[in-house]
Context: one part of a larger RNA
RNA sequence: CUGGGCGUAAAGGGUGUGUAGGCUGUUUGGUAUGUCGGAUGUGAAAUCUCACCGCUCACCGGUGAAACUGCAUUCGAAACUGCCAGGCUAGAGUACGGGAGAGGAGAGCGGAAUUCUUGGUGUAGCGGUGGAAUGCGUUGAUAUCAAGAAGAACACCGGUGGCGAAGGCGGCUCUCUGGAACGUUACUGACGCUGAGACACGAAAGCUAGGGGAGCGAACAGGAUUAGAUACCCUGGUAGUCCUAGCUGUAAACGGUGUGAACUUGGUGUUGGGGGAGUUGAUCCCUCCAGUGCCGGAGCUAACGCGAUAAGUUCACCGCCUGGGGAGUACGGCCGCAAGGCUAAAACUC
Numbered sequence: 001c002u003g004g005g006c007g008u009a010a011a012g013g014g015u016g017u018g019u020a021g022g023c024u025g026u027u028u029g030g031u032a033u034g035u036c037g038g039a040u041g042u043g044a045a046a047u048c049u050c051a052c053c054g055c056u057c058a059c060c061g062g063u064g065a066a067a068c069u070g071c072a073u074u075c076g077a078a079a080c081u082g083c084c085a086g087g088c089u090a091g092a093g094u095a096c097g098g099g100a101g102a103g104g105a106g107a108g109c110g111g112a113a114u115u116c117u118u119g120g121u122g123u124a125g126c127g128g129u130g131g132a133a134u135g136c137g138u139u140g141a142u143a144u145c146a147a148g149a150a151g152a153a154c155a156c157c158g159g160u161g162g163c164g165a166a167g168g169c170g171g172c173u174c175u176c177u178g179g180a181a182c183g184u185u186a187c188u189g190a191c192g193c194u195g196a197g198a199c200a201c202g203a204a205a206g207c208u209a210g211g212g213g214a215g216c217g218a219a220c221a222g223g224a225u226u227a228g229a230u231a232c233c234c235u236g237g238u239a240g241u242c243c244u245a246g247c248u249g250u251a252a253a254c255g256g257u258g259u260g261a262a263c264u265u266g267g268u269g270u271u272g273g274g275g276g277a278g279u280u281g282a283u284c285c286c287u288c289c290a291g292u293g294c295c296g297g298a299g300c301u302a303a304c305g306c307g308a309u310a311a312g313u314u315c316a317c318c319g320c321c322u323g324g325g326g327a328g329u330a331c332g333g334c335c336g337c338a339a340g341g342c343u344a345a346a347a348c349u350c
Stems, first nucleotide, its partner, number of pairs: 004321003007304002012318001014201004021194003025088007034080001035077008049065006091191001092188004096183002103177007110154001114150008125136002162169002206247006215241002220236004258317006266295008274286004299306002323350003332343004
């Protein structure tokens, strides 16, 4: 460089915003960069190819032709590409309208439960297990009633329900705030798609500082089990889990399926909106739009399966793969307080 691939065999970046770059709707006129055609010049010789000839043949050699697929100049073409100028509205966006939503941030409030404290009642057990024991309890536990304190999580509703780019988001109210869908016209007029670097976000665990600490609970201690038991089970229990301000930047960050666009038989649920029919009530219908499920046709697939939410048929752009181990390791570099992360080999071996 070319080819083949990436749901499960190796392979989709954790996710977005966006720079360069790549690609880019429809129409008119111009231009002539790419593109196409003609002419002229040049493209040394040798080599290669073809024809004829000379060595007895051949290798080899001679003569001629063709070729040298290129470059330059010049004359033309104008469909496509590029550029310049003008127009359009189907892409994209803006405005307006009434709705849906655990989307985000901050503040406040609430009840159930748990633990603890105090007081009352009350007496010998409670707790725990496969069975026990450690543990708690006559300094009155467990149970029960009342009062108080604290922290964390929000039962039912709750749903292959909703929202968000992903991570994720669930009691209630208020304030601030992002996005999407639908409807009707109006407006801008290609303003678009993708996106190497870059920047931002990014569960849990972990780290720094300061708070907080009810329950749970790595480590740790004890009791059991066992041949042993550095475990599973039990009783305790520190970091942590929670808040504030920073850091870390990884996950089976999964739909194991990159983003955007177009096209391609169907059936049946559900969410949001719209339209229509109905005492304008329940409800029903829609060949309407956007999402989210199930089942399946063609087609695809090694099969499993996917199947308008494609893994079907195509286009644009990015990322990634190239036998197993060594190894996501060493070395170097960059980042980090550290833990470590990112980038990323080879020898050797099968």